Predicted 3D model of a 61-nucleotide RNA (Fluoride riboswitch aptamer (crcB RNA motif)) from a bacterium. The model forms 100% of the base pairs in the Rfam consensus. The coordinates come from a structure-prediction model, not an experiment, and the mean pLDDT is 80.
[in-house]
RNA sequence: CCGAUCCCUGGCAAUGGGGUCUGCCAUAACCGCCUCACCGGCUGAUGACUCCUGGCACAAU
Numbered sequence: 001c002c003g004a005u006c007c008c009u010g011g012c013a014a015u016g017g018g019g020u021c022u023g024c025c026a027u028a029a030c031c032g033c034c035u036c037a038c039c040g041g042c043u044g045a046u047g048a049c050u051c052c053u054g055g056c057a058c059a060a061u
Stems, first nucleotide, its partner, number of pairs: 009026005016052006032042003
C1' cells in the first nucleotide's frame, strides 16, 4: 500500500417526523412503475408495523 473478515459507529431502503423490527452499505448502499422506444399514463408520505404531519377520494354532522 492492497485484499478479506470481525467489532464499534454512522449512513441507506422512489417526497416529511417519532418508535419497533428486518435488510443493505461503509465511498458504497440509494435514486418508483407501464411502453421496443418516444409521446403519454399510473401507485405510494412505510422495506414492514404503528403514531403524527401533509396530500387525494367518498360519506356523515